[in-house]
Context: one part of a larger RNA
Molecule: small-subunit ribosomal RNA, central domain
Organism: uncultured bacterium
RNA sequence: CUGGGCGUAAAGGGCGCGUAGGCGGUUUGGUAAGUCGGGUGUGAAAGCCCCGGGGCUCAACCUGGGAAAUUGCAUUCGAUACUGCCUGGCUAGAGUAUGGUAGAGGAAAGCGGAAUUCCGGGUGUAGCGGUGAAAUGCGUAGAUAUCCGGAGGAACACCAGUGGCGAAGGCGGCUUCCUGGACCAAUACUGACGCUGAGGCGCGAAAGCGUGGGGAUCAAACAGGAUUAGAUACCCUGGUAGUCCACGCCCUAAACGAUGAGAACUAGCCGUUGGAGGAGCUUUGUCCUUUAGUGGCGCAGCUAACGCGAUAAGUUCUCCGCCUGGGGAGUACGGCCGCAAGGUUAAAACUC
Numbered sequence: 001c002u003g004g005g006c007g008u009a010a011a012g013g014g015c016g017c018g019u020a021g022g023c024g025g026u027u028u029g030g031u032a033a034g035u036c037g038g039g040u041g042u043g044a045a046a047g048c049c050c051c052g053g054g055g056c057u058c059a060a061c062c063u064g065g066g067a068a069a070u071u072g073c074a075u076u077c078g079a080u081a082c083u084g085c086c087u088g089g090c091u092a093g094a095g096u097a098u099g100g101u102a103g104a105g106g107a108a109a110g111c112g113g114a115a116u117u118c119c120g121g122g123u124g125u126a127g128c129g130g131u132g133a134a135a136u137g138c139g140u141a142g143a144u145a146u147c148c149g150g151a152g153g154a155a156c157a158c159c160a161g162u163g164g165c166g167a168a169g170g171c172g173g174c175u176u177c178c179u180g181g182a183c184c185a186a187u188a189c190u191g192a193c194g195c196u197g198a199g200g201c202g203c204g205a206a207a208g209c210g211u212g213g214g215g216a217u218c219a220a221a222c223a224g225g226a227u228u229a230g231a232u233a234c235c236c237u238g239g240u241a242g243u244c245c246a247c248g249c250c251c252u253a254a255a256c257g258a259u260g261a262g263a264a265c266u267a268g269c270c271g272u273u274g275g276a277g278g279a280g281c282u283u284u285g286u287c288c289u290u291u292a293g294u295g296g297c298g299c300a301g302c303u304a305a306c307g308c309g310a311u312a313a314g315u316u317c318u319c320c321g322c323c324u325g326g327g328g329a330g331u332a333c334g335g336c337c338g339c340a341a342g343g344u345u346a347a348a349a350c351u352c
Base pairs, nucleotide, nucleotide: 003324004323005322006321007306008305012320014203015202016201017200021196022195023194025090026089027088029086030085031084033083034082035079036078037077038076039075040074041073042072050066051065053063054062055061093193094190095189096188097187098186099184100183101182105179106178108176109175110174111173112156117151118150119149120148121147122146123145127138128137164171165170208249209248210247211246212245213244218242222238223237224236225235260319261318262317263316264315265314268297269296270295271294272293273292274291275290276289277288278287279286301308302307325352326351327350334345335344336343337342
């Protein structure tokens, strides 16, 4: 010396399924590969360490002897706690069945009302609109306002909640059909079937792309009006892609809890959602216990601090990903992917 880390300093993969691999509950018997012990062989000599001799006047140095070391390899005899392998059990992990529960979980079809815009008609007359103030704009070819009718597209007020569901992205009017997952209670069953997961495969907001539809609103670009020294902006009037649908691509994000997944353990208190059991009155309401989520405080502990604190950033274990001074640079080159835009993998010179 045998590394330290990843909420905010560099660093958790956007999320899942899963291959190889790594790791793996409890117990019987066997085996003896790992592991541990003994023997034998070998591990050249010299040198290094130790013992006691000889030769240069001593020493360094040279030389003869012994001992030790060479932590290894091979072989053999043993040990059997742990790991492995084989074998037979077990049920506390995992799963299946039965009965319930909640939910914007997903996909498709249909339907509804409010509002915006446009069109037709009625009433009605000179303004409307917009701003800090204005102007562009719209309006006597009758606008704005108001009433009736119609068309079309998109989004679903209230309910609505640190409420719910989903692996993440995300999901919100109503109904129907198809469909995934979760939770609870009590039994029965399977019998370690598990955890993680390099590659791989799938999903993946918005914007963007291709083909074909659709086009109400909003609105990059663009045009005009203002503001200003200027104003390629902020404000205003318009307005095209796009925003919507189908199919196919793209594959990124402050894809965030800036916190990977799984398991176990470690004071309490207060809310809330879904279940189960109980107390108490006939019920409503209330309280207690328990369980799965989701929030607020907080002990110990941790932390550079902020803070975290049973939903850990505490105490531990298993597996994966990632970091290693700033700039150059998430760039160049090459590979792979893409229609393109670009994505992914990913340096160096130089410089501080």